A computed fold for a 71-nucleotide RNA from Actinoplanes awajinensis subsp. mycoplanecinus, annotated as transfer RNA. The coordinates come from a structure-prediction model, not an experiment, and the mean pLDDT is 80. The RNAcentral record of the sequence draws on ENA and Rfam.
């Protein structure tokens, strides 16, 4: 200094360009002698700034963070 990849809840995965969803955690509630297990319900996220489009997690640029690779 050039490439290429990846970046969505506390963690781990999902989402043709069209309502961001599941699963663990966590709260709250039922059951239960208590506790665990179960079952029910809440909480919670698109790394960031433009741009394309009636619409962007998603296509496009720049930047930032992570890994890979050449010099």
């Nucleotide at each position: 200094u050039c490439u290429c990849c990846c970046g969505u809840c506390g963690u781990u995965c999902a989402a043709c360009g069209g309502c961001a969803g599941g699963a663990c955690a966590g709260c709250g509630g039922a059951c239960u002698g208590u506790u665990a297990a179960u079952c029910c319900g809440c909480c919670g996220a698109u790394g960031g700034u433009g741009g394309u489009u009636c619409g962007a997690a998603u296509c496009c640029a720049c930047c930032c963070g992570g890994g890979a690779g050449a010099g």